[in-house]
RNA sequence: CCGUGCUAAGUGGGGAGGUAGCGGUGCCCUGUACCCGCAAUCCGCUCUAGCGGGACUGAAUCCCUUCUCGAGGUUAGUUAAUUUCAGGGUCUGUCUUAAGUAAGUGGUGUUGAUGUUUGGGUCCUACGCAAUGGGAAUCCAUGAACCAUGUCAGGUCCGGAAGGAAGCAGCAUUAAGUGGAAGCUCCCAUGUGCCGUAGGGGUGCCUAGAUGGAGCUAACUGCUUGAGCAACGCCUGGGAUUGCUAAUCGACAGAAGGUGCACGG
Numbered sequence: 001c002c003g004u005g006c007u008a009a010g011u012g013g014g015g016a017g018g019u020a021g022c023g024g025u026g027c028c029c030u031g032u033a034c035c036c037g038c039a040a041u042c043c044g045c046u047c048u049a050g051c052g053g054g055a056c057u058g059a060a061u062c063c064c065u066u067c068u069c070g071a072g073g074u075u076a077g078u079u080a081a082u083u084u085c086a087g088g089g090u091c092u093g094u095c096u097u098a099a100g101u102a103a104g105u106g107g108u109g110u111u112g113a114u115g116u117u118u119g120g121g122u123c124c125u126a127c128g129c130a131a132u133g134g135g136a137a138u139c140c141a142u143g144a145a146c147c148a149u150g151u152c153a154g155g156u157c158c159g160g161a162a163g164g165a166a167g168c169a170g171c172a173u174u175a176a177g178u179g180g181a182a183g184c185u186c187c188c189a190u191g192u193g194c195c196g197u198a199g200g201g202g203u204g205c206c207u208a209g210a211u212g213g214a215g216c217u218a219a220c221u222g223c224u225u226g227a228g229c230a231a232c233g234c235c236u237g238g239g240a241u242u243g244c245u246a247a248u249c250g251a252c253a254g255a256a257g258g259u260g261c262a263c264g265g
Stems, first nucleotide, its partner, number of pairs: 001265006009057003012030004020046005034054005063258006072249006079243010093232002095228007103221003106217003115211008123200006129193002131190006138181005148173004156165003
C1' cells in the first nucleotide's frame, strides 16, 4: 500500500413548550436519514440521562472535533409604522347650541335712516245707532160633532089652539192652534260695524305730520364668551401585526484536522 473479517460509531437534526433536570410522544423549522411496542389527565430515565426487542452500514464522501455560512425560532427595547379595545369634556380642537359684536357679504335708506315730538287707530269702560238673528204685535187664509157665539131646516117637548121652549145637522163669525205675507211698531241677544259721543290708558304695533341729516338691520360668513357631545382629531392605558436594533439557540451546506483491531499478500 492492497485484500478479507470484526469492533467503536452511525442509521437525522434543531427551536419553543413541558420538566428539579434529560430525552421521547405532540406543535413548529429544516431535510429524506431502519423496523416493532409504550407515551400529555403523559411515557421512560438520573449529569453515564428515553426504555425494551430486532435488522443494516461499518475506519472513512458516510464517524468525531473546530471554524465559516445561516433557514428558522425565542427574549428584550421610554424604538418606528399600522390597527383594535377601554377611559378622559372645556385640561384641546372639529361639531351642536345660546348670548354678544359688526370686519366682510346681503337687504333697506337723500323718493329721507336711527332719534325726538304731536295727533289718531288698535286697547278698556259707559251711553247710543245701524246690521244680523230670534220673538211678539199686524194682515190674509184655515180653523170647534158635543163641554164658544149667532141663525137654527128636519125632528123633539109644552099647549085645545094661538103660540112658546130646548136644541142636533148645516151655514157664518170666532177661541186655542196651523200656514203664509210684509218689514211700518215693540222686546231680547252679540268676537256684526273703514258707526257716533265721553272718559281712561298708552309696553308694543300701524298710520299722518313736524324736526333732523346718514345710517339702520343681524339673514349668512367671521370674531368673543358660555353650555353640551366621547362620533372624529387629541391625551392616557392595554393588546395585536410588520419592520429596526441588541442578545440567545441554531438545522442544512462548506472548509480544516483527527481517529481503531485481527489475519494474509
Bacterial large signal recognition particle RNA from Aeribacillus alveayuensis, 265 nucleotides, folded computationally. The source organism's lineage runs through Bacteria, Bacilli, Caryophanales, Bacillaceae and Aeribacillus. Its Rfam family is "Bacterial large signal recognition particle RNA". By type it is a non-coding RNA gene. The model forms 92% of the base pairs in the Rfam consensus. Model confidence (mean pLDDT): 75 of 100.